Annotation
The RNA shown here (TPP riboswitch aptamer (THI element)) has 117 nucleotides and comes from a Rhodospirillales bacterium. Its mean pLDDT, the model's own confidence on a scale to 100, is 75. NCBI's taxonomy places the organism under Bacteria, Pseudomonadati, Pseudomonadota, Alphaproteobacteria, Rhodospirillales.

RNA sequence: AUAACGUCCGAGGGGUGUCCGUUCUCUGCGAGGAGUCCGGGCUGAGACAGCCAUAGGGCUGAACCCUUUGAACCUGAUCCGGGUCAUGCCGGCGAAGGAACGGGAGUUCAUCGAGUG
Repeated sequence: AUAACGUCCGAGGGGUGUCCGUUCUCUGCGAGGAGUCCGGGCUGAGACAGCCAUAGGGCUGAACCCUUUGAACCUGAUCCGGGUCAUGCCGGCGAAGGAACGGGAGUUCAUCGAGUG
C1' cells in the first nucleotide's frame, strides 16, 4: 500500500398487503358493491401511529429492511403454474430491465513493496 473481515459515523432508498366476524355509512330498483369502528386469522424483517382528504388516496413520524458484493423495493404484471376463504401465499419469470454511497478507526498465525540490522 492492497485485500479480507466484521464494526462505527453520516447520508440515502423502500414497502405497509390479504381474509373472517362485527358496527356504522355511502351507493344500487335489486342482487350486490365500496368504505369504516372493534375483535381475530395469514404471510413477512416490517402490515404500526397521527393528521388531512373523501373514496382513487395523500402527508408526517415510528419500527423494520436495504444501499452497487445491490432479489430491500419497482417494472414486466390485470403474466404463468400450484395452493388458499383470500392475497407476490409459494414457485416460475430471474441475475431479465431498473433501483439508494461516502467517510473513520480496528483486526488478520493475509498478500505485495520499501527501508534498517